[in-house]
């Protein structure tokens, strides 16, 4: 300084051929089993999808543009 990849719940992740409530495990809270604990089960709360702009009737998903992590190159 060039070029790629990624960025979604607390953590890891999936969706990204654009459509009707944004989901998965683990974790967290309630209950219910058990004397307790641990486990097992039921149910639930938690996300303006990095940010900003733009196409579109309609964007996590397509565009441009920053910003962080990362990797090859010089």
């Nucleotide at each position: 300084c060039g070029g790629g990849g990624c960025g979604u719940a607390g953590c890891g992740c999936a969706g990204c051929u654009g459509g009707c409530u944004a989901g998965c495990g683990c974790a967290c809270u309630u209950g219910a089993a058990u004397g307790g604990g641990g486990u097992u089960c039921a149910a639930g709360a938690g996300g303006u999808c990095u940010u900003g702009g733009g196409u579109u009737c309609a964007a996590a998903u397509c565009c441009c543009a920053a910003c962080g992590c990362u990797c090859c190159g010089a």
Notes: A computed fold for a 74-nucleotide RNA from an Elusimicrobiota bacterium, annotated as transfer RNA. The prediction has a mean pLDDT of 82. Rfam family: tRNA. Rfam classes the family as a transfer RNA. It was read from a public genome assembly.